[in-house]
RNA sequence: AAAGGACGUGCCUUUUGCGACGGAGGGUUUGAUCCUGGCUCAGGACGAACGCUCGCGGCGUACCUAACGAAUGCGAGUCGAGCGGAGCAAGUUCAUUCGGUUGUCUUCGGGCAACCUCGGACUUGCUUAGCGGCAAACGGGUGAGUAACACGUGGGUAACCUACCCCUCAGUGGGGGAUAGCCGGGGGAAACUCCGGGUAAUCCCGCAUACGCUGGCCUGACGCAUGUCUGGUCAGGAAAGGGUUCGCCCGCUGAGGGAUGGGCCCGCGGCCCAUCAGCUAGUUGGUGGGGUAAAGGCCCACCAAGGCGACGACGGGUAGCCGGCCUGAGAGGGUGGUCGGCCACACGGGGACUGAGAUAUGGUCCCGGCUCCUACGGGAGCUAGCAUCGGGGAAUCUUGCGCAAUGGGCGAAAGCCUGACGCAGUGUCGCCGCGUGGGGGAUGAAGGCCUUCGGGUCGUAAACCCCUGUCAGGAGGAAUGAAAGCCGGCCUUCGGGUCGGUUUGACAGUACCUCCAGAGGAAGCCCCGGCUAACUACGUGCCAGCAGCCGCGGUAAUACGUAGGGGGCGAGCGUUGUCCGGAUUUACUGGGCGUAAAGGGCGCGUAGGCGGUCCGGUAAGCGAGGGGUGAAAUCCCGCGGCUCAACCGCGGAACUGCUCUUCGAACUGCCGGACUAGAGGCCGGGAGAGGGCAGUGGAAUUGCCGGUGUAGCGGUGAAAUGCGUAAAUAUCGGCAGGAACGCCAGUGGUGAAGACGGCUGCCUGGAACGGCCCUGACGCUGAGGCGCGAAAGCUGGGGGAGCGAACCGGAUUAGAUCCCCGGGUAGUCCCAGCCGUAAACGAUGCGGGCUAGGUGUUGGAGGUGUCGACCCCUCCAGUGCUGCUAAGUUAACACGUUAAGCCCGCCGCCUGGGGAGUACGGCCGCAAGGUUGAAACUCAAAGGAAUUGACGGGGGCCCGCACAAGCGGUGGAGCAUGCGGGUUAAUGGGAUGAUACGCCAAGAACCUUACCAGGGCUUGACAUGCUGGUGGUAGCGACCUGAAAGGGAAGCGACCCGGGCAACCGGGAGCCAGCACAGGUGGUGCAUGGUUGUCGUCAGCUCGUGCCGUGAGGUGUUGGGUUAAGUCCCGCAACGAGCGCAACCCCCGCCUGCUGUUGCCAGCGGACGGCUUCGGCCGUGCCGGGCUACUCAGCAGGGACCGCCGGCGUAAGCCGGAGGAAGGAGGGGACGACGUCAAAUCUGCAUGCCCCUUAUGCCCUGGGCUGCACGCGUGCUACAAUGGCGAGGACAAAGGGUUGCUAAGCCGCGAGGCGGAGCUAAUCCCCCAAACCUCGUCUCAGUUCGGAUCGGAGUCUGCAACUCGACUCCGUGAAGCCGGAAUCGCUAGUAACGGCGGAUCAGCAAUGCCGCCGUGAAUACGUUCCCGGGCCUUGUACACACCGCCCGUCAACUCAGGGGAGUCGGCAGCACCCGAAGUCCGCCCUUGAGGCGGCCGAAGGUGAGGCCGGCGACCAGGAGUAAGUCGUAACAAGGUAGCCGUAGCGGAAGCUGCGGCUGGAUCACCUCCUUU
Repeated sequence: AAAGGACGUGCCUUUUGCGACGGAGGGUUUGAUCCUGGCUCAGGACGAACGCUCGCGGCGUACCUAACGAAUGCGAGUCGAGCGGAGCAAGUUCAUUCGGUUGUCUUCGGGCAACCUCGGACUUGCUUAGCGGCAAACGGGUGAGUAACACGUGGGUAACCUACCCCUCAGUGGGGGAUAGCCGGGGGAAACUCCGGGUAAUCCCGCAUACGCUGGCCUGACGCAUGUCUGGUCAGGAAAGGGUUCGCCCGCUGAGGGAUGGGCCCGCGGCCCAUCAGCUAGUUGGUGGGGUAAAGGCCCACCAAGGCGACGACGGGUAGCCGGCCUGAGAGGGUGGUCGGCCACACGGGGACUGAGAUAUGGUCCCGGCUCCUACGGGAGCUAGCAUCGGGGAAUCUUGCGCAAUGGGCGAAAGCCUGACGCAGUGUCGCCGCGUGGGGGAUGAAGGCCUUCGGGUCGUAAACCCCUGUCAGGAGGAAUGAAAGCCGGCCUUCGGGUCGGUUUGACAGUACCUCCAGAGGAAGCCCCGGCUAACUACGUGCCAGCAGCCGCGGUAAUACGUAGGGGGCGAGCGUUGUCCGGAUUUACUGGGCGUAAAGGGCGCGUAGGCGGUCCGGUAAGCGAGGGGUGAAAUCCCGCGGCUCAACCGCGGAACUGCUCUUCGAACUGCCGGACUAGAGGCCGGGAGAGGGCAGUGGAAUUGCCGGUGUAGCGGUGAAAUGCGUAAAUAUCGGCAGGAACGCCAGUGGUGAAGACGGCUGCCUGGAACGGCCCUGACGCUGAGGCGCGAAAGCUGGGGGAGCGAACCGGAUUAGAUCCCCGGGUAGUCCCAGCCGUAAACGAUGCGGGCUAGGUGUUGGAGGUGUCGACCCCUCCAGUGCUGCUAAGUUAACACGUUAAGCCCGCCGCCUGGGGAGUACGGCCGCAAGGUUGAAACUCAAAGGAAUUGACGGGGGCCCGCACAAGCGGUGGAGCAUGCGGGUUAAUGGGAUGAUACGCCAAGAACCUUACCAGGGCUUGACAUGCUGGUGGUAGCGACCUGAAAGGGAAGCGACCCGGGCAACCGGGAGCCAGCACAGGUGGUGCAUGGUUGUCGUCAGCUCGUGCCGUGAGGUGUUGGGUUAAGUCCCGCAACGAGCGCAACCCCCGCCUGCUGUUGCCAGCGGACGGCUUCGGCCGUGCCGGGCUACUCAGCAGGGACCGCCGGCGUAAGCCGGAGGAAGGAGGGGACGACGUCAAAUCUGCAUGCCCCUUAUGCCCUGGGCUGCACGCGUGCUACAAUGGCGAGGACAAAGGGUUGCUAAGCCGCGAGGCGGAGCUAAUCCCCCAAACCUCGUCUCAGUUCGGAUCGGAGUCUGCAACUCGACUCCGUGAAGCCGGAAUCGCUAGUAACGGCGGAUCAGCAAUGCCGCCGUGAAUACGUUCCCGGGCCUUGUACACACCGCCCGUCAACUCAGGGGAGUCGGCAGCACCCGAAGUCCGCCCUUGAGGCGGCCGAAGGUGAGGCCGGCGACCAGGAGUAAGUCGUAACAAGGUAGCCGUAGCGGAAGCUGCGGCUGGAUCACCUCCUUU
C1' cells in the first nucleotide's frame, strides 16, 4: 500500500515491501603429525594521557589524583501596600535663635526692620539600619562515608505529616503588655557587649464567640486485630491588619476536601573472601510507661530466655545505587563521567534550636584540627557554589558577558535578587561536516633512487595550457530567538480573554545572504619478516638497536638506522592505559576428569537433590486472557527542524520486569486412595585364604648338648674381612625358641577398600542360586559427620629364630658415604593405644535402564542322559580373553553387556608450566607429620597419543681380513720424509679422528716463492680505450753509478698509409705526458661453480596410481626361502616404474680367422763361428727366402648358460659330477644410487661481495721455506748363516728417448771423461734385470753382520752447490743381537721376497709416488667377542639425533616473597577514668537567656588484647643469569629397572630398609585367546 474480517476506530490475518538479521579466525610446543593447553594478534569503546603534526566550522565535553590547603570578587534575598524611626527632596504651616548682608536707629556697646540662613509641626516623594513577615530545608557542588530497606522494583500505612496553591463552610469582637531601633552612660585593640530611659506593629498575652477540631462518657452501624464512621452530652481551643479608584483587593483565624512533597513498614533483586563458623545483653519477646507527625526495643522500668546462622549469620575487604553507557549473535561480561531519579556529605566529631519542613554547605552551640588577626586579655575563618591560586599528578578551562530568554525567591505591582541559567572564551578531548583545487598535459624534462648499464621507477606527478571558486581574507546587507509586562479600549460565567499602543537582545553586527580578488593561505602520521596490505639500496656487524606474539642483529639484514619506492588512514596519525570481544579459556545457552589438569583410599549415613504404575482432589510451579505499573531522557522505527550530518523535535514501538485478577489442568509439586515390575523380608540346599578368639601340627633356619670326623669352611666376577686344631664346615641324635605356612594353587575364591592362604573348634558379617509366601516405593545418591584403612613411623609392655635401615668391617673404584661380601641395632612378631598416608591403580565414583556375537573358568539351578559319574544343552550370578566383521565412542592408544557406547539421577574433582602441595592462618597429632591451601615473581611453553629417524653397556637374522686361524710388519735402533711444538727478521699458506701427517708438492740452491730484510718503480711486468704531445721520435746504445733492479747518459738512428714534383702536410705504429683502468697466492670454501674425500661396491634410495590412516605417514620395500646383490622365487592391497645391483666397456686366461715389418725361423738354400768319431753336429735370422708353421703384434670373432647328468627343493636355487683353457660372478679394472659430514679446496681454474691503489701491486739482491731440547705419523736399512762377501752362469715385463736416449772403442779403481755410429724408434739406445743356480769363503763374533756419523780426495749438473745438490773413491765405523703397552696389512699368482721402468726434472735430497715382471706361501674350526655395515623388531624424556639429553650441592650477581629479636604506624572493638555542648528529669529562689543537681554524652586519658601494614641484623628456601666447581641420579635393561609412601643415613645428585605399582627391557615357563 492492497484485499479480506458486519460498519467506524483500534487491532488481527494474508500477500508484497520494509523489518526481524544474527555467530569468520590467525601466529606460537614438534624433524613432522593429531590432540590438549596457555600466551598473543586482527575488532569496538573511552571524562583519557603522551609523541609527531595541524586549515575551518557545528554540536557536545573537560581535576578520574589531594573529601589537600586557600588570596580576592561574586553565588539569597525581598516586602515601606506589617511597624516605629532616621536621612534627603519638595510643599504647606508656625516660629525666627546664632550668624551674614542691606537699610535704619544708635549712648557706637548695640537696638529695630527686611532678606538669607537655621529650627518646629504637618503632607507628599525617594532611600532603608532596626522590629515584623515570607524565603533561606529550593536551586548549585561533591562521592568521603555507606553492603544498608542506602538503591531498584512492587506493595502497605486501620501507624503519619504537608507552608505556599486550589475548592467548600464559618469567622475576623473587645482589651492588655514588652522590646529593638533611638537617646544617655560604661567596658573592650577588635569582635562585640553591659547598664539606664522612652517607643510601634501583621511582635507578645489574657477575655469573648465557634464547627465532632481536641479530650472524657453514652449509643448505633461497619470493617482487616489495633480500629473507622454516625448521633447525644460535658469540657477545651481562634484571629491582624494593610491598600483602596470605596466596587473591592491582598492578608489573618477555625474546620473539611484536593493537589503536591515527604516520613515509616514489608516482599523480591544486585560485590569479593569460609585461610571470617559460629554471632548476640537492648540482645529476642512480653507488660507498663516515655517519646514522635507516626508503628516500633526508638528509649526506660520490670518479667521471660530467647533471636540469627552453610539458602552463609558474625567478621574482613571493596563500593554511593539506579535509569542507563560500552561490548557481545545472544546469554553474558564490564561500568555508573556528562543528562535524569534517589541517597549521603559540607574542615573532623557531637548536639540541639528555629521552623510546615533541617538535625540545616554560604545558621547556631561545644570538642578537636589548621590558617589568619591581636594591644596577648581575646577574637575571625573553613570555595565538595562560579571564576581563580598553590599543591598533588601522565592529566582536565575564563578571577569573561547578561538576567534578553527559561526557571526560582520576595512583592498587590513596578521591580529587586539569582556564577541556577542563557551565552561567549580555552583545550584536535570526542562525534559530525567541509577544504587544501578541477580538466588537459610525454621530450615520459630536470633531479632522486635502483640497475643485469640495456634500462626501470617516482610519473600525468611537475612544468605548461584552460577552468572553478567552497573555506579562510576584504566589503556590504542582515536575522529567528520577544512572548509577555505596562498603558488604554472592549468583553468577562470575574479566574481571565481580546484589540490597539508602547517598552525589552547578553549572544551579536554573530548565523545567513550578496559582491570582490585570486590556485592564491591550508598535510601529515604510522607501517612495509609472518600474523598483516606494502621492497629495494646503503650503513652497521649479537655492536648500535627492534620487538604485540613467533623472533630479528655475530660482513650481502625486505625485521636495526637512513634513503628511494610502496601500503594504510587522513586534520589527523601512532603509542600507552582500561573494558568487552575473539576466549566453547568457568562451558545456563556451551567444556571436561583411563594415559593430556581432573574420581574422594573405602564404606555407613544426616541435610539436600532426584525418584516406579493407576485413580481422585488441589492449583504453588506452568500456560492463556485482562487490569496496574515499568518516570523522562537513552536504544529501535517513522516523520520533521538546523543547506547535509553530528545534534535536536514529534509520534510510535520497546522497556524482555514486578504486581493484581479471571480461566486451564497435560506435566512437576502437594493431599488422599490403590498396585507390585524397584527395594526389602521369609523358606531351602550349597560355595568361599570374609572377620574375631582359642587350641594344635609338620618341614626348614638358628642356637645349645652329645656322638662321628679332620683342615679347612664360607664367600665372590675375582677376592678379602669372617668362622675354624680351645675341633669349625660336614654328618647323626636330642633339646630350646621364634617366625612363616611348601605341594594343593588356578588371569581360582572371599571382602567395600586396605587386604585375606597349615589344621581344628567356638563366635560372627556378607553375597549368589532356587521357591515366588509376605511388606507395598519402604528407593538412588550423599555436602558436612562417623567408621575402616598396606607399609613405614610413634607410646607403654612383652618377644626376638631368620631377615635387616642405621652402624662397623672387607672388597670395588679416580673417589665409593653405593651396587657385592662378612657382621649387625632399631624394626619386622604379640597385646593395648596412636598415626591416616601410598603408583591406597582398572591411574576408570556410586546406582539404574538399553545396545551383535564367540570362547574359557568359579558357584548355583534346570534339561537330556546314565547303573552312576562325566561329556553335552539352557538360565542366573561372578571372573578372563577375543571382537583387523558388530554397531558406536576416542586425539590416538585403545574401550567395546565387567563400556571409555546410548541415556537418567546424585556426589567428588579440573581450568597453562614453574613457584608449591610450599608459605601464612585454622583444625588434627606425643612426635614424625597430616589436612585445608595461596601470592609475589618467572616462563612460551609445560603436556598426551601416535609417526619417521637416530641411538641403546635391548633382542633376532646376515655380511665384511671385523674377530679368530695364519704370514709379514709397525711401536725399540740409525737414517729419510711429513706434522706438532718450540725457535726465528722470516722459518709463507693450506690439510687435523676414521676421511690431516712420503698429503697439496709428478722435484724449494737462484728461479719456483706466495715469507723476511734491504734497494728500487708508479698507466705500472700484462690488456683495452680516450685526450694531448712527439723525427732526431721508436729502436740500438759505448760509458758512469749500483749487489742487482734501477737511475743517468755521449753516439747511431728508422718504418707504414694518403696527398704532393719536392720541401712538406695529414694519419698510423712506436714512444712520452695525462685520464679511464690494470694488478693483488689480500679476506670470506660459512656467499658460490667446478672438482675431490668419506660412509661405500654398502644394497640400498624413491616415484605414479590404488588401498589404509583425521594426520604426520604406512602399504609397495614387510613375511617364507634364496643370492655377492631390493639377485631371483613364492606369498601378500597392492600393481607397476625410476635411480642403484647385475649386464653392456677395457685388461688377463683358451681357441679360430685375417694381416706379416722393424717381429718370427719349423721346413729349403747359403754365409760365418765353434766342435768333430770327419758322417756331421752345434751356434748366430747374418743372407736368400718363408710365415695356412710356431712365437709375437694387432684386428675381428668364438667360448660359460646351472646349458648337460645325479640329488634336494613348489619355485628361485643349492650340493655333487662330467666335459672343458676356464664352472657356478673365471681373475682384475673402469663404473660410486638418494643422500651425510655448512667435510676439503677462493693457493689449479672460474666467480659474488669486501678490502689495498707511489701499495696488500711490480722489479731486484740476499736470506728463509732445509734452521732443533723434544713429541707423533709414514717409510728405508738393519740387527744376520733359508745370511754376508767373492767368482762364474740363467731367465723378464712394462716403459722412455731429437735443447733427447746414446752404441762400439779408448782413459779413469770409480763417479765419470773422450768419443761419436745408430735412432723421431716392434728397426737404434737406455738395457748387464735381480732374487735364482753353481763353486768358494766367513762360523755366531757387535762379527767379513750393520752401515749411521765424521775426515780426506774427487765427478757431474748448473750463472752459482757456504747456508743447502746428487754421486764416486779412500779412511772412519755409531745405534742396533728382532723390539713394552699397543697396533697395521694380507684369503692366491694374494702375502712375502727380488729387481726393472716412468712421470716431475739442468741437477737432486726418490728410501716417495705410479706402473712392470720374477720367485712364490701359510691359514680360515667358526661368528661368542672387538670394529664397521644391512634388514626386522623393541624402549626412548634423543631430533644440531648418545660426542644426545639431563639432576642436585657449592661459588658469583640480581629479584620477589616467607620467617625473624624487635621497632614504628593504622583500623575497629572491650574495660575503666574524666566529662564539653545539649535535650530530658528533679530541686531551689531575688521568676531570669536564672541557679543547683542527675541520666546520657563527643573529644581526651589508662589498661589488656585483636586485625592490618612499614622498617628490620640475620635465617631458610625460590626464580633468573655468560661458556664457573663437584660428581652422573634420571631418559635405551641409562649400565644396581624406575617410580610411590615411609624411615634412617650421606658433599651433592642420592643410597639403603619395609610395603606397594608397571607408567619395566630381555629370555624362559605356566595359563588364556586367535588361526590352521